[in-house]
């Protein structure tokens, strides 16, 4: 030259899922239940349940699960997609494997240390 491993600098990709609390707060429901008013035309109105969304706090998995961090950048560990996938298995989950050497998928500089070949020089 080249080829692996380490590092740094810049730039740059990636992902937040399940689940329980609740003193709170908003929003829905008029569908059902309870409970107070009210009304007796068996209706309306309020809490309560309920279902949901914020905020706080806790549990699981992970490297991250809004923490400013953490993980990757040429590829058989970044992440996507297939996928509202397949089997297992959880309190439940994109939780394990499979799928998958799948298909996409974000990079340049410089720096040390090895190894390997050349060439030219001495001995």
């Nucleotide at each position: 030259c080249u080829c692996u491993c380490c590092g740094u600098c810049u730039c740059g990709g990636g992902g937040u899922g399940c689940u329980c609390u609740g003193a709170a707060c908003g929003u829905g429901c008029u569908g059902c239940g309870c409970g107070c008013a009210u009304a007796u035309c068996u209706u309306u109105g309020c809490g309560c349940g309920c279902a949901u969304g914020u905020c706080a706090g806790g549990g699981c998995u992970g490297a991250g699960a809004g923490a400013a961090a953490c993980c990757c950048g040429c590829a058989g560990c970044a992440c996507c997609u297939g996928a509202a996938c397949g089997c297992g298995g959880u309190a439940a989950u994109g939780c394990g494997c499979g799928c998958g050497u799948a298909g996409g998928g974000a990079a340049g500089a410089c720096g040390g240390a090895g190894a390997u070949u050349c060439a030219c020089a001495u001995u």

A computed fold for a 123-nucleotide RNA from Volvox carteri, annotated as TPP riboswitch aptamer (THI element).
Of the family's consensus pairs, 91% are formed in the model.
NCBI's taxonomy places the organism under Eukaryota, core chlorophytes, Chlorophyceae, Chlamydomonadales, Volvox.